[in-house]
RNA sequence: GACUUAUCAAGAGUGGCUGAGAGACAGGCUCUGUGACGCCCGGCAACCUACCGCGAAAAUGCAGCAAGGUGCUAAUUCCCGACAGAUAAGGA
Repeated sequence: GACUUAUCAAGAGUGGCUGAGAGACAGGCUCUGUGACGCCCGGCAACCUACCGCGAAAAUGCAGCAAGGUGCUAAUUCCCGACAGAUAAGGA
C1' cells in the first nucleotide's frame, strides 16, 4: 500500500516550548500573533492485551479496571461531494 470487520451527533486544558499557517481533497464556511500547526505535560475514551466479576464449562455475551499498545482532545468526519476520509482490530 490493497482487503475484511467495527466505529465516527457523547467526552477531554485559562498548562509549558515553539513561531505561521491550519481544518485530508474540490467548493463553502471557519480557526489563527488575544499564538494556529507541531512537540511535551495534563486529560478523555475504552478498540486490542493483561487483570477482575457474572456465567458449571468451551465458545459467546454483559459488567468493571485503566497497568501495557493505539487513538482522540475547535466546530456532527465543521458542512457538502466523491469509487471520499480517519481510527481500531484482523488475516494473507

Source information:
The RNA shown here (SAM riboswitch aptamer (S box leader)) has 92 nucleotides. Its mean pLDDT, the model's own confidence on a scale to 100, is 82. Rfam family: SAM riboswitch aptamer (S box leader). Rfam describes the family as follows. The SAM riboswitch is found upstream of a number of genes which code for proteins involved in methionine or cysteine biosynthesis in Gram-positive bacteria.